[in-house]
A computed fold for a 74-nucleotide RNA from a Pseudomonadota bacterium, annotated as transfer RNA. Its mean pLDDT, the model's own confidence on a scale to 100, is 81. The RNAcentral record of the sequence draws on ENA. Its Rfam family is "tRNA". The family's RNA type in Rfam is transfer RNA. About the family: Transfer RNA (tRNA) molecules are approximately 80 nucleotides in length.
RNA sequence: GGUCCUGUAGCUCAAUUGGAGAGAGCAUCGGACUUCGGAUCCGAAGGUUGCGGGUUCAACUCCCGUCAGGACCU
Numbered sequence: 001g002g003u004c005c006u007g008u009a010g011c012u013c014a015a016u017u018g019g020a021g022a023g024a025g026c027a028u029c030g031g032a033c034u035u036c037g038g039a040u041c042c043g044a045a046g047g048u049u050g051c052g053g054g055u056u057c058a059a060c061u062c063c064c065g066u067c068a069g070g071a072c073c074u
Stems, first nucleotide, its partner, number of pairs: 001073007010026004019057001028044005050066005
């Protein structure tokens, strides 16, 4: 230098070949329970989907550029 893969909540990951207002577990916070704590149960908060554009009625998903990490080739 070239090709390919990955990037979504604090962490680990979903999202059915473009279609409801993007979810789950753990963690955090509040409550119930308990003498207290833990466990369990209920609830809440938490996201510019790496970033910037484009296509479309509609984009995590398709296209272009770019950044970071990884694999392979030279």